[in-house]
Purine riboswitch aptamer, 102 nucleotides, folded computationally.
It matches the Rfam family "Purine riboswitch aptamer". On this family, see Mandal et al., Cell 2003: "Riboswitches Control Fundamental Biochemical Pathways in Bacillus subtilis and Other Bacteria".
Its mean pLDDT, the model's own confidence on a scale to 100, is 79.
RNA sequence: UAGAAAAUUGAAUAAUUUGCUCAUAUAUUUCUCAUAAUAUGGUUGAGAAGUUUCUACAAAAUGACCGUAAAUCAUUUUACUAUGAGCGAAAGUGUACCUAGG
Repeated sequence: UAGAAAAUUGAAUAAUUUGCUCAUAUAUUUCUCAUAAUAUGGUUGAGAAGUUUCUACAAAAUGACCGUAAAUCAUUUUACUAUGAGCGAAAGUGUACCUAGG
């Protein structure tokens, strides 16, 4: 962890596509510069780092903090992308076929 498969092609083992699940990467994170607001506020823009990795680097909620200053912090929930693996088993019931266990 306690179940998600479907479609197409093929005589068929299968193949392809879509979807789903899991794992890895990354923590939807960190840093720098500029910029906006001020307890009815806490914004916006750019760049960089982070991955044997392309892309992305946001949204919402709650709480704290800052006594008007320039600075925010914590928690929770939700992804995308890349790569890899997988999409079963057993039992019961019903039906069909061959048969006397399939």